[in-house]
Context: one part of a larger RNA
Molecule: small-subunit ribosomal RNA, 5' domain
Organism: Verrucomicrobiota bacterium
This record gives sequence, structure tokens and C1' cells, in this order.
RNA sequence: GAACGAACGCUGGCGGCGUGUUUAAGACAUGCAAGUCGCACGGGGACAGGAGAGUAGCAAUACCCGCCUGUUUCAGUGGCGCACGGGUGAGUAACACGUGAAUCACAUGCCCUGCAGAGGGGGAUAGCCCAGGGAAACUUGGAUUAAUACCCCAUGGUCCGGCAACGGUAAAGGCGGCCGCAAGGCUGUCGCUGCAGGAUUGGUUCGCGCCCUAUCAGCUUGUUGGCGGGGUAACGGCCCACCAAGGCGACGACGGGUACCUGGUCUGAGAGGACGAUCAGGCACACUGGAACUGAGACACGGUCCAGACACCUACGGGUGGCAGCAGUCGAGAAUAAUUCACAAUGGGGGCAACCCUGAUGGUGCAACGCCGCGUGGAGGAUGAAGGUCUUCGGAUUGUAAACUCCUGUCAUCCGGGAGUAAGACCUGACGGUGAACAGCCGGCAGGGUUGAUAGUACCGGAAGAGGAAGGGACGGCUAACUUCGUGCCAGCAGCCGCGGUAAUACGAAGGUCCCAAGCGUUGUUC
Repeated sequence: GAACGAACGCUGGCGGCGUGUUUAAGACAUGCAAGUCGCACGGGGACAGGAGAGUAGCAAUACCCGCCUGUUUCAGUGGCGCACGGGUGAGUAACACGUGAAUCACAUGCCCUGCAGAGGGGGAUAGCCCAGGGAAACUUGGAUUAAUACCCCAUGGUCCGGCAACGGUAAAGGCGGCCGCAAGGCUGUCGCUGCAGGAUUGGUUCGCGCCCUAUCAGCUUGUUGGCGGGGUAACGGCCCACCAAGGCGACGACGGGUACCUGGUCUGAGAGGACGAUCAGGCACACUGGAACUGAGACACGGUCCAGACACCUACGGGUGGCAGCAGUCGAGAAUAAUUCACAAUGGGGGCAACCCUGAUGGUGCAACGCCGCGUGGAGGAUGAAGGUCUUCGGAUUGUAAACUCCUGUCAUCCGGGAGUAAGACCUGACGGUGAACAGCCGGCAGGGUUGAUAGUACCGGAAGAGGAAGGGACGGCUAACUUCGUGCCAGCAGCCGCGGUAAUACGAAGGUCCCAAGCGUUGUUC
């Protein structure tokens, strides 16, 4: 000199863009952060419509009962999602990461392409109902019911096993349209099953790179290799039985310390050094330790089980919880924000869709925490005013500075207008392509009523008036900038050299000056 996720002191007008618990991976009240599908399924409730039965009545009608259809809602079965997104950096010196290869040793839901198929049958179980246990969490028994839930049979291939013969192995329907009295048939679409290929994502293996320490020199028994098995999607001591005695190491094994890694960031002319906040990629973790289940994918942050610590409820028998999600609280600390708005946009999940969910995200709020921009006025103005300070008492300086005159109107203030962010999606209509098709799908076109949190914000126009907006540090040398007074080795200053003991340009105050400026200094850290 440059830099910072900074902090502290003094000061503080506005805007844009960023950034904001670096410490206790400490503990957490409260709310929200993952749901969705009725076009898979059977029920409960509510409403509307329809036809019908019953009671009262002569009747109109009133009341009531079950059924059907539609809308809506509730829990349940089922499907997909919950393995993404979001957080944190504790652990990890490791194929964790980076880079380059390998996989004839592998997997891959949803998506795309191609081929083939989707035949027949069955028994349950939630829910509902009944009965019970428990303070609660929850739970037991009985009866009954549905499915794209579950099971069996059939068929079957370029699938699996096998040299072959041969053997084995799948499925599910829903919603529309047309024809039909119906049974059913044809068809569209969303799904379903098998196989092959693609794409994507991942698993695994290897070469090289990857901090300090020798005041760590020897380490190792599933250890190193083989044979045979088990296990896995897959190779492998990954695991097991047996056999052999190997394997690593001064090119630093083993041990100890420290640490997520990288793209990058800071600095520097570079080489290098230091760092790894925000953003992006990878990894690891989710109160602590362990385990598996489900699933295409987890050994799963807002799932399960066991143990532990902690906290809470309890009728003392027993239960419940996990903010390193977003806000927020306590604690710790020099120190780090709102218990905000919206799904309008982008993206994600579900759904044919409408749409629903989304503390991802988009916004607003707080903080000079950083960078950048703007302003705090401009021009004229000498009786060089007053006041202050110094003085050799003549004057000098503050100083064109002020006053005064003439202007301007950025920002802030007030008034009025007022966006972009919106593309779509939906409905209607005809058209083109595909097609047997006036289904459906794709494409563009026209018309229609709509969709904005930000926000009455940005921006624009107008109004008034210099009105509301400057400080901090320094002035002995390094180092730009000097005098007076006070003090008297005292009080104090100080980055280094050093100042202060009666004329201190070095302490304190004042005037003046210098530097930077909505900041200026100090401290810390890096180069």
C1' cells in the first nucleotide's frame, strides 16, 4: 500500500447492487417448511336434483324413510412423491476431493425409441358397524366390503438356466366418443406387463496430485496371497472354512497434531504466499451411538427399531420430543437481521386437467457491513465588516469566507399521473398436419373473460423554498501540515526513534493548517 462475512470509538443525508452467528455440531417455547391424485377404490357427512314408499289430512300440503345422480368435504385402502429442494462443516489426511482413465465386474423410477402382450379365476383386508381395554398415546376381538391392493392358472419371447433336449418366468384398469333395446363391438387418451436400445443419474476400480511433525522408526494376523464357498446391482478378505507366510516402511510406513475438498478469493510485476464467507461442483452429517425395513434410489434432517443423555406430559401403570429448514427465544460472544408478503414470475412434487402444495424461489423490512453513484448549493461580492487568534501594536490571519445581490432545483418534502416484471393457462370458433374419423394429439390463427407479492413502488409531470443534509483523524522526524496559552520527568503521549525536570511546533486547550470525506480513525488478520 492492498484486502476483510470484521469488531470498537466519534460522526451520519439519499439511492443502486451485494453481504450479514466466523463463537456453543449449545439448548430450544410458538407458527410454518411435503404433499397430491375422486380420471385407481369402497365408505361417512353436508347440499342440490330426480322418481318412489310411509304417516296426518277430503285435498292442497306438511313431516319422514330409503334409493339413484351430481357437487363438495372427511378419514381410510391404493398410486406417485417424501432419497429432490433447503441447512450445517462435527467427523474425515481418505480414491474424501481434483484430474485422467477403466467397468467383458454393475444398477438406473419418471423420460424417449422399437418389438410383443394385456386371457381366465380366487381369497382377503382397511374403512364402516358391533363389543371391549386405557388417564392418554394408543389398542384387542367379532361381523361385513372395494380396488390400478394381494394371490393362482394360462400364454409367451431377441428374457433366465442349460451344450442341447428341456425347464422357468408377466400384466390392470380408469375416463371419454360412436353404434347397439341389451349383451357387446369399434375407437381415442391416460395408464399396465415383458424384452431390446437410448438418454440421464449413480455404484465400483486404478494412475497422478493433495498440510505439519522423526522430540512418532518400525507397523500388520483377516494381516498379504491362494483354493472353495457365502453375499452384493457388481469386483473384491466384503464375510467364512482350509492352505501358504506373507504385506508395508527413511521415495517416511505406523503414530500424533491440524483440516471438509475443488472451481476460486486476497495479495503480488511475476514466481509465489495466505485463505476456502457469499455463488457453483463434489463429500460428509442430521440430539449421541448402533441397526435394518420399504423402495428404482436411503441404511433416510422434518420415517422405523434399540440403547444413552437431556427435556416434557402422566390418573405413576405408561407415554412424547429432536430448528446444523424459515423466522424467532435463551445461552455463549467483540460481533451478525423480521416470530414479514406472495406463489404474480422461475423451478420442483402430485394430477388428464382445472388446480393444490412449495420459509425452494421471488419480494419487502433491519444494519454505513462492503462496493459504486449523488447531494449538503452556483455565480458575483472588499468598508478586506464584526468576532476569534497572533502581534514587533504598525498590522497580519481566518478571508470571497460571511453579510448582501442574482440564480438553480439534484436528493429529501408535498400533489397528480403511473409501469415493466405476463409468458401463459382456460373457454369458443374455423383451419393445417397426423389419422378410417366430424375422437384424440401436434401446429399456427382469430375472438373472449381473466392472472402482479413487489406497489400506488420505479418512472414521469407539477409546487414551494437555499430552505432539511459534515464529520473524523493528523500537524517533532519517518509524513502533507505551526503558533499562543496551561502544565513543569507531574499530568500525560508513543507505530519506531523518542517527547515532558519553567519559554514543550511531541502532553492538554485554543486559533490556524494538512489529509480523507458520509465517512474517518483504532484494533485484529493475510499478502